Transfer RNA from Candidatus Bilamarchaeum sp., 73 nucleotides, folded computationally.
Its Rfam family is "tRNA". It is annotated as a transfer RNA.
NCBI's taxonomy places the organism under Archaea, Nanobdellati, Microcaldota, Candidatus Micrarchaeia, Candidatus Bilamarchaeum.
RNAcentral holds the sequence, with entries from ENA.
Its mean pLDDT, the model's own confidence on a scale to 100, is 83.
[in-house]
C1' cells in the first nucleotide's frame, strides 16, 4: 500500500429493518450441606466499537473512521 472478513453484557454468541435484544459460561442472593462444592429458584448485568446518511422506523442497510484476522504486494 492494495482486497476480503469481523467488532451485541466479563467470556462466547443468536436474533439480522419493527414492541424497552435470545441462550450458555461466569457473577450475585436464597434454598440445601457442619462448610464447601453439586442440584434447584430467583436475581443483576449490554441502548449493540465511534461518527454521520437511508428510512416512518436501524443492533440489521450504505459511508467514513477506529480496532483485530486473513490474503496479495
Nucleotide at each position: 500500500g492494495g482486497g476480503c472478513c469481523u467488532g451485541u453484557a466479563g467470556u462466547c454468541g443468536a436474533c439480522c429493518g419493527g414492541c424497552u435484544a435470545a441462550g450458555a459460561c461466569g457473577c450475585u442472593u436464597g434454598u440445601c450441606u457442619u462448610a464447601c462444592a453439586c442440584a434447584c429458584a430467583a436475581g443483576a448485568g449490554a441502548u449493540a466499537c465511534g461518527a454521520g446518511g437511508u428510512u416512518c422506523g436501524a443492533u440489521u442497510c450504505c459511508u467514513c473512521g477506529c480496532a483485530g484476522g486473513c490474503c496479495c504486494a